A computed fold for a 525-nucleotide part of an RNA from an uncultured bacterium, annotated as small-subunit ribosomal RNA, 5' domain. It matches the Rfam family "Bacterial small subunit ribosomal RNA". The prediction has a mean pLDDT of 83.
Context: one part of a larger RNA
RNA sequence: GGAUGAACGCUAGCGACAGGCCUAACACAUGCAAGUCGAGGGGCAGCGCGUUGGUAGCAAUACCGAUGGCGGCGACCGGCGCACGGGUGCGUAACAGGUGUGCAAUCUGUCCAUAACCGGGGAAUAGCCCACCGAAAGGUGAAUUAAAGCUCCAUGUGAGUAAGAGAGGCAUCUCUUUUACUUAAAACGCGAGGGUUAUGGGUGAGCACGCUUCUGAUUAGAUAGUUGGUGAGGUAACGGCUCACCAAGUCGACGAUCAGUAGGGGUUCUGAGAGGAAGGUCCCCCACAUUGGAACUGAGACACGGUCCAAACUCCUACGGGAGGCAGCAGUGAGGAAUAUUGGUCAAUGGACGGAAGUCUGAACCAGCCAUGCCGCGUGAAGGAAUAAGGCCCUAUGGGUCGUAAACUUCUUUUGUGGUGGAGCAAUAAGUCGUACGUGUACGGCGAUGAGAGUACAUCACGAAUAAGCAUCGGCUAACUCCGUGCCAGCAGCCGCGGUAAUACGGAGGAUGCAAGCGUUAUCC
Numbered sequence: 001g002g003a004u005g006a007a008c009g010c011u012a013g014c015g016a017c018a019g020g021c022c023u024a025a026c027a028c029a030u031g032c033a034a035g036u037c038g039a040g041g042g043g044c045a046g047c048g049c050g051u052u053g054g055u056a057g058c059a060a061u062a063c064c065g066a067u068g069g070c071g072g073c074g075a076c077c078g079g080c081g082c083a084c085g086g087g088u089g090c091g092u093a094a095c096a097g098g099u100g101u102g103c104a105a106u107c108u109g110u111c112c113a114u115a116a117c118c119g120g121g122g123a124a125u126a127g128c129c130c131a132c133c134g135a136a137a138g139g140u141g142a143a144u145u146a147a148a149g150c151u152c153c154a155u156g157u158g159a160g161u162a163a164g165a166g167a168g169g170c171a172u173c174u175c176u177u178u179u180a181c182u183u184a185a186a187a188c189g190c191g192a193g194g195g196u197u198a199u200g201g202g203u204g205a206g207c208a209c210g211c212u213u214c215u216g217a218u219u220a221g222a223u224a225g226u227u228g229g230u231g232a233g234g235u236a237a238c239g240g241c242u243c244a245c246c247a248a249g250u251c252g253a254c255g256a257u258c259a260g261u262a263g264g265g266g267u268u269c270u271g272a273g274a275g276g277a278a279g280g281u282c283c284c285c286c287a288c289a290u291u292g293g294a295a296c297u298g299a300g301a302c303a304c305g306g307u308c309c310a311a312a313c314u315c316c317u318a319c320g321g322g323a324g325g326c327a328g329c330a331g332u333g334a335g336g337a338a339u340a341u342u343g344g345u346c347a348a349u350g351g352a353c354g355g356a357a358g359u360c361u362g363a364a365c366c367a368g369c370c371a372u373g374c375c376g377c378g379u380g381a382a383g384g385a386a387u388a389a390g391g392c393c394c395u396a397u398g399g400g401u402c403g404u405a406a407a408c409u410u411c412u413u414u415u416g417u418g419g420u421g422g423a424g425c426a427a428u429a430a431g432u433c434g435u436a437c438g439u440g441u442a443c444g445g446c447g448a449u450g451a452g453a454g455u456a457c458a459u460c461a462c463g464a465a466u467a468a469g470c471a472u473c474g475g476c477u478a479a480c481u482c483c484g485u486g487c488c489a490g491c492a493g494c495c496g497c498g499g500u501a502a503u504a505c506g507g508a509g510g511a512u513g514c515a516a517g518c519g520u521u522a523u524c525c
Base pairs, nucleotide, nucleotide: 001525002524003523004522006521007520008519009518010517013377014376015375017373018372019370020369021335026333027332028331030330031329032328035080036079037078040077041076043073044072047071048070049069050067051066052065053064054063055062056061087288088287089286097212098211099210100209101208102207103206106205107204111201112200113199114198115197116196117195118194119153120152121151122150130141131140132139133138158183159182160181161180162179163178164177165176166175167174168173188193214260215259216258221251222250223249226248227247228246229245230244231243232242233241263285264284265283266282267278268277269276270275290311291310292309293308294307313324314323315322316321341367343366344365345364349363350361351360352359353358380411381410382409383408390402391401392400393399394398416462417461418460419459420458421457425452431446432445433444434443435442436441437440469514470513471512472511473510474495475494476493480509481508482507483506484505490497491496
């Protein structure tokens, strides 16, 4: 000098863009953050409509009851989603990350392409109803019912297993063909759609290997499933991954083991570079979800807002027993030098479900707070000398300086205040019209919808009006005098200053530097 997720002191007009618990992965009140589908199902708690019965009334109508007939729909069964998105950096020195390969050792829901098929039956169960237990959380029994839930049989384009033949390769193998055995489905619908089997693609994931990745030798030996083999089990898959038996290996001064520290990378800061330091925001990967362990479901989890067990903590209790998990968004306490609102909207982008309408979405988009940073703008411009008054200084009837500075005259109106107008972000959906053809698809036109927000912006009026500080002035280092103090009070980054003429302390006048900031502290180069 540059830099910062900064903090502190003094000061403070505005805007755009960005950033905002670095400490206690400490504990959490409250609300919200993952639902959706009635075009899968039985149903009908609630709402609306209809039908029907009754009461009041001349009637309109009102009230009461019944009824799933319709719109729809709480709870329930079922499907898909909840493994994404969002958070944090505890652990991890490791194939965790980076990079480059390999899988003839693998899986992959939804999506795309291709081929074939979708026939017939059965038994349950939730809900509803009834009875019961419990303070509650919740649970038990009986009866009964549905489905695209479960299940049996048939069918086998195919696929798998075994055997034979042929071809190829990279050893295990791969491909073609023959035989035997095993293995599937779901109603509805004109259809689209939906389902099953198989192959290929795409996407995502798993595994293995080469190189690379902090410090310590005041850590020198470490290791028994340890190293290898045979066989078996297990897995989507290879493998001591697990087990039985056999052998005695394997790693290590090219630093094993142990200990400490730490998420890794893209990148960021600095530097002419080489290098050094860092890993906050954004993106990719990893790990974790109070602590420890475990599996279930599923295409995918050993699952943040799922389950079970144990532990600590908190809460409820009728003392028998139960409930909970903010390292989601806000917010609270605590810790700390220190870090924000218990806001708005699904309008856009994206996601889940749905045929769609749509519902949900603290993802996201916006708004609020904070000079935390960076950038931009303003705090006026021109003229104006009796160089006024006043302050300060001096060689003091005088001169210098603050100083064209002010007053005063003229001008402007960024900003501000008030008024008026007022966006873009919106593309389309349903629907409708047209064109093309393969007749339900594609394309084109029209066509609801704006949280932010009456915001940005534009324009009119008014009026210099609403807006300057901070640090320094001995040398390094730009900027000097007077007064006070008297080794005191104090200053200080280093050298140092102060003991009676202090440009170094404190004040004043003046000056210098930067400027809505300026200094100090901390850390890195």